[in-house]
Overview
SAM riboswitch aptamer (S box leader) from an Acidobacteriota bacterium, 116 nucleotides, folded computationally. Its mean pLDDT, the model's own confidence on a scale to 100, is 79. Its Rfam family is "SAM riboswitch aptamer (S box leader)". Rfam links the family to the GO term regulation of gene expression. The model forms 97% of the base pairs in the Rfam consensus.
RNA sequence: AUCUUAUCCAGAGUGGGGGAGGGACAGGCCCGAUGAUCCCACGGCAACCGAUCCCGGGUCAGACGGGAGGGUCGGUGCCAACUCCUGCGGGGCUUUCGAGCCUCGGCAGAUGAGAG
Numbered sequence: 001a002u003c004u005u006a007u008c009c010a011g012a013g014u015g016g017g018g019g020a021g022g023g024a025c026a027g028g029c030c031c032g033a034u035g036a037u038c039c040c041a042c043g044g045c046a047a048c049c050g051a052u053c054c055c056g057g058g059u060c061a062g063a064c065g066g067g068a069g070g071g072u073c074g075g076u077g078c079c080a081a082c083u084c085c086u087g088c089g090g091g092g093c094u095u096u097c098g099a100g101c102c103u104c105g106g107c108a109g110a111u112g113a114g115a116g
Stems, first nucleotide, its partner, number of pairs: 002115007013042005021031003025087004043079003047076008058064001083108001088105007
């Protein structure tokens, strides 16, 4: 690379560097010389995983064990916009018949954990 699986309407920015496009793809719509994307430092968030502590029930009581939840530390991740919206299909509502809106599932993507 690839495969499996969970989650994706919550949350969280300052400084320095750098100097042109960026938001995965296409369309749209946005962000960007009042300096974006990106890199670094510090700060923060708390989704998954690990460690540790607290804790319910079970039990006559304990031993044991320890769900959900919570605290701390660590690993990964993240800190414009719902994954920014839509993309393929089903259902419903409205319609000036052009389309618009709502909803369910899927595709794609991102991140974690595992496999390999």